[in-house]
RNA sequence: CUUAUCCAGAGCGGCGGAGGGAACUGGCCCUGUGAAGCCCGGCAACCUGCUUGACAGGCAAGGUGCCAAAUCCUGCAAAAUGGAACCCAUUUUGAGAGAUAAG
Numbered sequence: 001c002u003u004a005u006c007c008a009g010a011g012c013g014g015c016g017g018a019g020g021g022a023a024c025u026g027g028c029c030c031u032g033u034g035a036a037g038c039c040c041g042g043c044a045a046c047c048u049g050c051u052u053g054a055c056a057g058g059c060a061a062g063g064u065g066c067c068a069a070a071u072c073c074u075g076c077a078a079a080a081u082g083g084a085a086c087c088c089a090u091u092u093u094g095a096g097a098g099a100u101a102a103g
Stems, first nucleotide, its partner, number of pairs: 001103006011040001013039003019030003024075001026073002041067003046063002048060004071097001076094008
């Protein structure tokens, strides 16, 4: 850089001790009834292996990944609706940013 996916799923365990939810804005949350991290455990099935005449499908789980809340929401644009002026709110769609996998 390209492609795909991102409202499903995953502990009443041990160590650990105060922080965490990627960064920033603005929110909203989780946390001493114990955060991060490590170990164990688990979930999923992108790659992989097996199966099948083949596609689809099925099985396994070796390589990754993941295990509060949609990628927690938001930031830019458009549309619709409401509130009587290019302002605000809500909803939807798209973009952007990000994460993971494969190349």